[in-house]
RNA sequence: GUCCCCAUAGUUUAAUGGAUAAAACAAGGCCCUCCUAAGGCUUAGAUGUUGGUUCGAUUCCAGCUGGGGACG
Numbered sequence: 001g002u003c004c005c006c007a008u009a010g011u012u013u014a015a016u017g018g019a020u021a022a023a024a025c026a027a028g029g030c031c032c033u034c035c036u037a038a039g040g041c042u043u044a045g046a047u048g049u050u051g052g053u054u055c056g057a058u059u060c061c062a063g064c065u066g067g068g069g070a071c072g
Base pairs, nucleotide, nucleotide: 001071002070003069004068005067006066007065010025011024012023013022018055027043028042029041030040031039048064049063050062051061052060
């Protein structure tokens, strides 16, 4: 330099055009317990960024940013 893949909650993964973005663990609160752990109930928390396509975008397209890989 060329090409390919990835980016969703604090972490690990879902959702591949139809909207309230789902869950597990982690965190906060309550119950239980003499206390802690475990267990039960509950709360908050996310689509890297800028545009485009579309009635509608996490999804499709382009640029940028970051990470990984192949070739030279």
This is a predicted structure of a 72-nucleotide RNA (transfer RNA) from Alteromonas stellipolaris LMG 21856. RNAcentral records the identical sequence in 5 taxa. The coordinates come from a structure-prediction model, not an experiment, and the mean pLDDT is 80. Its Rfam family is "tRNA". Gene Ontology term of the family: triplet codon-amino acid adaptor activity. The source organism's lineage runs through Bacteria, Pseudomonadota, Gammaproteobacteria, Alteromonas and Alteromonas stellipolaris.